[in-house]
Molecule: small-subunit ribosomal RNA
Organism: uncultured bacterium
């Protein structure tokens, strides 16, 4: 040392992106009260106007002016002339300094920069110590004057003159050389002292005072004295020069560089060493520890991050270099190759009289310009410095201040205190409230900051001057120089900080963000649009993610975006990563440099440890103290740290060096001993194909079926003989060899390696191995042979939509054999190479060793080669002594996916191509390994009328229905594979009706509330307008309850206004409740334990069985819940109880009718109950669970059939059953009427009905049912009419009466025809309900008499009282069924079997698919 989101349906690790924190010379949007310290062109080293930035000395010189003082001319204010002060200016000669300060980083990969040495190879102007000296003399050139040239800048020319300017000469303490000793030292060359000799180099004066001393001799020199200066030496400080270890970048697609290049002598040059610079000579240097080359860059204290190691950067400040318009060059000086100096080229400006000048902001300010952006042409030398000067002083855009910028850091302020169950406004909101919110009003207080107004600093210390004093020098009370102590003098900033006072809450808050990382939540708009976004994602009508708004979080005079850096990233991993499958082990060897290296002993001390010195600037960090009111910021510290470098002293374990011995690692050496180990050569037999010949005849060949092909010219077949090549059946084996690639007939020959054993030699000789070198499978390439068979590519049949392919007949390279090339693979154990250590147990292959019952077993050792497993490793698969396991040595290699193993380049190839290796650009992932489930034209079991076996249909026709489409004003709306389409709708003439079209109404047809009249009113028959709603009006009948008796209260009705009623309007993707479906399928969970990092597994998997997760048995599992069965309802036996309306055996009566009596045995009704449970026998089976078979029994193995429907699926279907949020309409999208429409009709589809006939059709006859209905009803006998039906009206609120008739039998005609089949379609007439049957009902009678003769492809349903067929009843209804729901009758046919098709369960397995194969996803 702190994470987090993002690859999935979960999940584990692998990994990439991306936050979240911190800095900043910012910059951009928004917003801005004060102050205080910092800090401001990062780009264009781009050009730049004005100004200013380096002077200064008169005590180094001469002239010239002014100021004063004479003096002359005279125009009274000019002109010429002396003089004079330590007066004022100042061009010029001359000294010093312009080489600092100041600015910028353009070049520079470098001794430039850091740090440590070093120079015995050096130089330094002014400072400072200290030694010596300053004699004497000469000539000049500016200024000036005067000619001349030229726009101009500036030149000449000739004439005077001064000096601390500048030249000789004497001297030499002494420095330099040169000869020749001598002494002390040193890491070489040497160096330092000294002695004697020779030679050679010096200077300058100025200011003050004063008269000791010299000479004149009043006083003033050239004396004196003092100050400044100046020459020769020595020496310090500071500075500067140059050499030397280490150190600090990118690229190897830069690998070989270098001719002055390395060295060496003479010589020259340098302050000084050196190829610095020339001659000669010699041929070196440099370099994978990265030279050369490009690219980029000033370096350093530091600075910003981080735990640290680092990484990144080099702004302000401080230290160094490098530069000054670009290049180049010396001058001059102590010093410079000189920013505000010179020449010369270039380029650019500007001047000009066109001949020639003249400049150089990267010093302050300041312009244009570039650019996201970066400040005044301000004050002052008062202060700190630096130049000059004896000083006074002058100079200083260095430098102290100020102004400008929220560019940064700091403080500080916009108020405090009270103040309501809560004010308005706004939001919200379930309407009741909440929210803002003690916030505000309001009440008391306070006075920081701005504001007025008063007062006012430190920062000043020198210097100097001037008074009193010391003290040195000195002849000296003068002077000078040091020094004391007092007094005067000096402030840009600035009337500033800073105090006091007035005054009054009065001037002073913004900005980002609220989906999740990430703190913060609702409303409204918007509707995949506008728009958001750092990742992941939002936004396609109810957005907490867009825009507003309420409120909330955050931070605050800022806030937030961008940018970049560093950290999180352990994501280049030193610390502290990997490389079987996630990216990564070179194909394989030998081996050079390199790293590394087995035992014992000495020695040294390089590494390494100890102590010590010296550096390691200052600032900065850090600690501790201080000062500004804190702070930011300044300031002190013999404080701390700077992990570093040099040098010394010690230890000597360990690494390393020397130097000696050892055998155990390596190696040799003898003795065996396996074996497809390599090359050469010979040799072989089996099989293939040709060729010759003989038999022999039609076919042969291929395939999933074919065809091409080949065969009457005689093939295939078959025998006999000949010829090529090529490869080597069985033996053969997770057996051998071999480093890998790889090696397979037999024989010989050369030959390379391993093994065992022996323990005889050597004596660490060893291990890895960048470069390098050699091997390397196919396939291809080159030159020559070969070529049997097989075979790219080509032909050609087929296959197919198409077939440039699987498949077929044919075929060339090639495959083979010589050399010579490529140099690559899924060259894989996807697993580098070497050593050592770490449980076992079972095959096997080679050698040894013992032992024994010896063709042989046992056992044990080395050495390979497999299976399995422990511990440990692994994200997990799995690895496990042949480790992927513990260490250790060395090499390679990885660091998201795609782009691309691509391009460019080098390199190597004859070419194909290899190798080396990248960006642009895009993506948020790509990948690994396991889980669950889904899916497979995977596998195993297994079930369903799921095939199959059947029986009867659908598809054709006419008809009805229902849908699609078209049409219309509307043709109302929904349901759309199964699982919509005779469905919602159990029944549209009007109603229904929700469509349309006109025609009305507007508090409404319907609620609850208000006010105001009434006393209500409510039914009912008529009239009139009018289509009708409606308006309008007679007339009967009826007149509410309490009561305090007050039209009081209540409730009605009408009037009137508002709240609101009202919507079949929209959203089944906002729902709710019900429904369909897989599927009555056998399944779906769960608690606790176990296992697994984990999703998750187990349980529930197996082995049986079962209609069943039904049951039994085993079992890390025990158990439990939904489901499954059962409990419920029907049907089938029997028994028992009750007998009217039901029944009638038995007795009586009897109109013969259970009709009366009577009676309850029986049918039959409807209450209870019994009965079935594999219970009993065989027999199978694990002895279970079950299972076949039997026997009883009305029924047997779930007896038939119904209800019931488990977790969940399809965002299934419904907002038009009801129910509801949201949204929308309000004289209408709401109500109310009439009429129309929903019934349309070129078509298409789906379910039906009657058919096409004789197993029938008509016509006669004659028997049996069961469910059910019935008062606005069923309606009976009895009459009418062919007939529907009308009459009629018993009975029946029903086991009593009505509906009630069955199809079916039987006779008897019809004889295969569009018929005596069908019966559609039309006329006519009629019936019945209705308020009314035109649109638009059913029915009946007569005539009509379509299409259809059993229906293509295709498809439905049914397993026994079923299919087929017959009729019957009910709802719903005024009337309308071939639809729906039931009932009863008659009553088959088949099932070998699960290969196949659909649909399901279970286990397994495979996946790149989770929206789950209606996936995913490749090419063109």
């Nucleotide at each position: 040392u702190a994470g987090a989101g993002u690859u999935u349906g979960a999940u584990c690790a692998u990994g990439g992106c991306u936050c979240a924190g911190g800095a900043c010379g910012a910059a951009c949007g928004c917003u801005g009260g004060c102050g205080g310290c910092g800090u401001g062109c990062u780009u264009a080293a781009c050009a730049c106007a004005u100004g200013c930035a380096a002077g200064u000395c008169g005590a180094a010189c001469g002239a010239g002016g002014g100021c004063c003082c004479g003096g002359a001319g005279c125009u009274u204010g000019c002109u010429c002339u002396g003089g004079u002060g330590a007066c004022c200016c100042g061009a010029g000669u001359g000294g010093c300094g312009g080489a600092c300060g100041g600015g910028u980083g353009a070049g520079u990969a470098a001794c430039a920069c850091g740090u440590g040495a070093c120079c015995a190879a050096u130089c330094u102007a002014c400072c400072u110590u200290u030694g010596g000296g300053a004699g004497g003399g000469g000539g000049a050139c500016a200024a000036c004057c005067u000619g001349g040239g030229g726009a101009a800048a500036c030149c000449c020319g000739g004439g005077c003159u001064a000096a601390u300017a500048c030249c000789g000469c004497a001297u030499a303490u002494c420095g330099u050389c040169c000869a020749c000793g001598g002494g002390u030292c040193g890491c070489a060359u040497g160096a330092c002292c000294u002695g004697u000799g020779g030679a050679u180099a010096a200077a300058a004066g100025g200011g003050a005072g004063c008269c000791u001393c010299u000479g004149c001799u009043u006083g003033a020199a050239u004396g004196c004295u003092u100050c400044c200066g100046c020459c020769c030496g020595a020496a310090g400080a500071g500075g500067a020069g140059g050499u030397c270890g280490c150190g600090g970048c990118g690229u190897a697609u830069c690998a070989g560089c270098u001719a002055g290049u390395u060295g060496g002598u003479g010589g020259g040059g340098u302050a000084a060493c050196g190829g610095c610079c020339u001659a000669c000579c010699a041929a070196g240097g440099c370099a994978u520890c990265g030279a050369c080359g490009c690219g980029u860059a000033g370096c350093g204290g530091g600075u910003c991050u981080g735990a640290g190691a680092g990484g990144a950067c080099g702004a302000c400040c401080c230290g160094u270099c490098a530069c000054a318009u670009u290049g180049g060059g010396a001058c001059u000086g102590a010093g410079a190759u000189a920013c505000g100096g010179c020449c010369c080229a270039g380029a650019c400006u500007c001047c000009u009289a066109c001949g020639g000048g003249a400049g150089g902001c990267a010093g302050c300010a300041g312009u244009g310009g570039g650019g996201a952006a970066u400040a005044u042409u301000g004050c002052g030398c008062a202060a700190u410095g630096g130049c000059c000067g004896a000083a006074a002083g002058g100079u200083u855009g260095a430098c102290g201040c100020a102004g400008c910028g929220a560019c940064g850091c700091c403080g500080c302020g916009u108020g405090u205190g009270g103040g309501a169950g809560g004010a308005c406004g706004c939001c919200c909101u379930u309407c009741g409230g909440g929210g803002u919110g003690u916030a505000a009003a309001c009440c008391a207080c306070u006075g920081u900051c701005a504001g007025g107004g008063g007062g006012g600093a430190a920062g000043a210390a020198c210097u100097u001057c001037g008074u009193a004093g010391g003290u040195g020098u000195g002849a000296a009370u003068a002077g000078c120089g040091c020094u004391u102590a007092c007094g005067g003098u000096u402030g840009a900033c600035g009337g500033u900080a800073c105090c006091c006072c007035c005054a009054g809450a009065g001037g002073a808050a913004g900005c980002g963000c609220c989906g999740g990382c990430u703190a913060a939540c609702u409303c409204c708009g918007u509707g995949c649009c506008a728009g958001c976004a750092g990742c992941c994602g939002c936004g396609g009508u109810a957005a907490g993610a867009c825009g507003g708004a309420g409120g909330g979080c955050g931070c605050a005079a800022g806030c937030g975006u961008u940018g970049u850096u560093c950290g999180g990233a352990a994501u280049u991993a030193c610390u502290g990563g990997g490389c079987g499958u996630a990216a990564a082990g070179g194909g394989c060897a030998g081996g050079u440099a390199g790293g590394u290296g087995g035992u014992c002993u000495g020695u040294u001390a390089a590494g390494u440890c100890u102590u010590c010195u010296g550096u390691g600037a200052a600032a900065a960090u850090c600690c501790g103290g201080g000062g500004c009111u804190c702070a930011a910021c300044c300031c002190c510290g013999u404080a701390a740290a700077a992990u570093g470098c040099a040098g010394g002293u010690g230890a000597a374990a360990c690494u390393g060096a020397c130097a000696g011995a050892c055998u155990u690692g390596a190696g040799a050496c003898c003795g065996g001993u396996a074996g497809a180990g390599g090359c050469u050569a010979g040799c072989g037999g089996a099989a293939u194909u040709c060729c010759u010949g003989g038999u022999g005849u039609a076919g042969c060949g291929g395939u999933g079926g074919a065809a091409u092909g080949c065969g009457u010219a005689g093939a295939u077949a078959u025998c006999a003989g000949g010829a090529a090549g090529a490869a080597c059946a069985c033996c053969u084996g997770u057996g051998g060899c071999g480093a890998a690639g790889g090696c397979g007939g037999c024989u010989a020959g050369c030959u390379g390696g391993g093994c065992c054993g022996g323990u005889u030699c050597u004596g660490a000789c060893a291990c890895u191995g960048a470069a390098c070198u050699g091997c390397g499978a196919a396939a291809g390439c080159g030159u020559g042979g070969g070529g049997a068979g097989c075979a790219a590519a080509c032909a050609g049949g087929a296959u197919u939509a198409g077939a440039u392919a699987c498949c077929c007949u044919g075929g060339u390279a090639g495959u083979c054999c010589a050399c010579g090339c490529c140099g690559u693979a899924a060259a894989c154990g996807a697993u580098g190479u070497g050593u050592g250590c770490u449980a076992g147990c079972c095959g096997u292959u080679g050698g040894g060793g013992c032992a024994c019952u010896u063709a042989g077993u046992g056992u044990u050792u080395c050495a390979g080669u497999g299976g399995c497993g422990c511990a440990g490793c692994u994200a997990a698969c799995g690895c496990g002594u042949u480790a992927a396991g513990c260490a250790c040595a060395c090499c390679g290699c990885c660091u998201g996916g795609g782009g691309a193993g691509u391009a460019c380049g080098g390199c190597c190839g004859c070419a194909a191509g290899g190798u080396u290796a990248a960006a642009a650009c895009u993506c948020a992932a790509a990948g690994g390994a396991a889980u669950u489930g889904a899916c497979g034209g995977g596998g195993g079991c297994c079930c369903g009328c799921a095939c199959a076996a059947g029986c009867g249909g659908u598809g054709g026709a006419g008809c009805a229905u229902g849908u699609g489409g078209u049409u219309u004003a509307a043709u109302u709306c929904g349901a759309a594979g199964c699982a919509a389409c005779g469905c919602g709708c159990a029944g549209a003439a009007c109603c229904u009706u929700a469509c349309c079209a006109g025609c009305c109404c507007u508090u409404g047809a319907c609620a609850u509330g208000g006010g105001g009249a009434g006393u209500a009113u409510g039914g009912g028959u008529a009239c009139c307008g009018g289509a009708g709603a409606c308006g309008g009006c007679a007339c009967c009948c009826u007149u509410c309850a309490g009561u305090u008796c007050g039209g009081c209260u209540g409730g009605c009705u009408c009037c009137c206004g508002c709240a609101c009623a009202g919507g079949u309007g929209c959203u089944g993707c906002a729902u709710g409740g019900c429904u369909g479906u897989c599927g009555u399928c056998a399944g779906c969970u769960c608690g606790u334990g176990u296992c697994g990092u984990g999703a998750g597994a187990u349980g529930u998997u197996g082995g049986g069985u079962u209609a069943a997760g039904u049951c039994c048995c085993g079992c890390a599992a025990c158990g439990a819940g939904c489901g499954c069965a059962a409990c419920c309802c029907u049907c089938g036996u029997c028994c028992u109880c009750a007998g009217u309306u039901g029944c009638c055996a038995u007795c009586a009566c009897u109109u013969u009718g259970g009709g009366u009596g009577g009676g309850c045995a029986c049918u039959c009704u409807g209450g209870g109950g019994a009965a079935a449970c594999u219970g009993c026998c065989g027999g199978u089976g694990a002895c279970a669970a079950g299972c076949c078979g039997g026997a009883g029994g009305a029924a047997g193995g779930c007896g038939g059939g119904g209800a019931u429907g488990a977790c969940g699926u399809c965002a299934a279907g419904u907002c038009c059953u009801c129910a509801u949020g949201g949204c929308c309409c309000u004289u209408a999208u709401g109500g109310g009427c009439u009429g129309g429409g929903c019934u349309a009709c070129a078509c298409a589809c789906g379910u039906g009905c009657u058919a096409c006939a004789a197993u029938g059709g008509c016509g006669g006859u004659g028997a049996c049912a069961a469910c059910g209905g019935g008062a606005a009803g069923c309606g009976a006998a009895g009459g009418g009419g062919c007939g529907a039906c009308c009459u009629g009206g018993a009975g029946c609120c029903a086991a009593u009466c009505c509906c009630c008739a069955a199809a079916c039998g039987c006779c008897g005609u019809c004889u295969c025809a569009g018929u005596u089949c069908g019966g559609a379609u039309u006329g006519c007439a009629c019936u019945c309900u209705g308020c009314a049957a035109c649109u638009c009902g059913a029915g009946u009678g007569c005539a009509u008499g379509a299409a259809g003769u059993c229906g293509g492809a295709a498809u439905c349903g049914c397993u026994a009282g079923u299919a087929a067929u017959c009729g019957u009843g009910g709802a719903u209804c005024a009337g309308c069924a071939u639809g729906c729901c039931g009932c009863g009758g008659u009553g088959a046919a088949u099932a070998c079997g699960u290969u196949c098709c659909c649909g399901g369960g279970c286990c397994u397995u495979g996946u790149a698919g989770a929206c789950a194969c209606c996936g995913c996803c490749c090419g063109u």